A computed fold for an 84-nucleotide RNA from a Syntrophobacterales bacterium, annotated as c-di-GMP-I-GGC riboswitch aptamer. Its mean pLDDT, the model's own confidence on a scale to 100, is 80.
């Protein structure tokens, strides 16, 4: 520098339940494991979702503010290990 088959040591934790925060998407903590080799971190590009704009009923974004890193790409850091 590259690789990810095997083994081992560890790590994370979907759905669901409880809890608290949030209008919501969603998030925190506890339980729980579907999975994961970056399922560590960063909203940079795309995407999805929420709320507002949005008036009497319904609809409506290419605008605004947010959410998702376990949707895809990108950036960045990084554990164990066989062989070369």
């Nucleotide at each position: 520098a590259g690789a990810a088959a095997u083994a081992a040591a560890g790590c994370c934790a979907a759905a669901c339940c409880c809890u608290c925060c949030g209008u919501a998407a969603g998030g925190u903590g506890g339980g729980g494991a579907c999975g994961g080799a970056a399922a560590g971190c960063c909203a940079c590009g795309g995407g999805u979702c929420u709320u507002u704009u949005a008036a009497c009923g319904g609809g409506a974004a290419a605008a605004a503010a947010g959410a998702c890193a376990g949707c895809c790409g990108g950036g960045u850091u990084g554990c164990c290990u066989g062989g070369a």
NCBI's taxonomy places the organism under Bacteria, Pseudomonadati, Thermodesulfobacteriota, Syntrophobacteria, Syntrophobacterales.